[in-house]
A computed fold for a 115-nucleotide RNA from an Actinomycetota bacterium, annotated as SAM riboswitch aptamer (S box leader). It was read from a public genome assembly, where an Rfam model found it.

RNA sequence: CGCUCAUCCCGAGGGGCACCAGGGACACGGCCCGAUGACGCCCCGGCAACCAGCGUUCUUCCUGCGCCAGGUGCCACUUCCGUCCUGCGCGACGUCCGCGUGGGAAAGAUGAGGA
Numbered sequence: 001c002g003c004u005c006a007u008c009c010c011g012a013g014g015g016g017c018a019c020c021a022g023g024g025a026c027a028c029g030g031c032c033c034g035a036u037g038a039c040g041c042c043c044c045g046g047c048a049a050c051c052a053g054c055g056u057u058c059u060u061c062c063u064g065c066g067c068c069a070g071g072u073g074c075c076a077c078u079u080c081c082g083u084c085c086u087g088c089g090c091g092a093c094g095u096c097c098g099c100g101u102g103g104g105a106a107a108g109a110u111g112a113g114g115a
Base pairs, nucleotide, nucleotide: 001114003113004112005111006110007109008108013044014043015042016041017040022033023032024031027083028082029081030080045075046074047073050071051070053067054066055065056064079107084104085103086102087101088100089099090098091097
C1' cells in the first nucleotide's frame, strides 16, 4: 500500500510510573471499563504456536503429526454487539415493519508473503 493467503466464540495477570482522563480502531447507537486510577508506558510473569529450527512415513517434494520456544503476536467483554446482504421462527395493518436466532460480506487486527 483500495496487493495475496491464513486465522480471529479457546487460552493467559501481578507490580510500578504520572500536572493520565477518558477508554473498548473510525462514525452513529447499545453495552461495558474508568479517580477503589481505566487507557498508556515500564518491569516481571504467563498464554498460544503464525514463522524459523529440529524430528518423523522406503527416498525427494508437498501435506500431516510431534518437539522446541529463536522472530512476531497476545493476556476485560466473540474482533464487546449492531450497522450492508441474506436463511429461519414468532408477532403485527401481508409494507422498505418489529423481536429472536443463524450464515455471509465490508472494515479491522495478527502472522507469513508480495510490490